[in-house]
């Protein structure tokens, strides 16, 4: 990188450097942003995939390795349904993350 499985409407931020862009890509909506974004340090925090310890009808604890700390993966888009149209709403998919695993 590429491929399997899983899982996401929960939960958790202060400072310091920096200076104008950010929510992954496209498009459209809605946001954040000089009362200061991206990004980097630092320190805190959350979670519990993988681990460990205990118990064993799948649980309790830790917190070593990742990861994350604006909004629902921020929503839409592709298909299905309610319902014939629009528009709403659930439902599955696509795609992006994460994590374990494998070439």
């Nucleotide at each position: 990188c590429a491929c399997u499985u899983a899982u996401a409407g929960a939960g958790a931020a202060a400072g310091g450097c920096a200076g104008a862009g950010g929510g992954a890509a496209u498009a459209g909506a809605c946001c954040c942003a000089a009362u200061g974004a991206a990004g980097c340090c630092u320190u805190a925090g959350c979670a519990a995939c993988c681990u460990g310890u205990c118990a064993u009808u799948u649980g309790a604890c830790a917190a070593g390795g990742u990861g994350c700390u604006a909004c629902a993966u921020u929503c839409u888009a592709c298909c299905c349904a309610a319902u014939c149209a629009a528009a709403u709403u659930g439902g599955g998919a696509a795609u992006g993350a994460u994590a374990a695993g494998c070439u």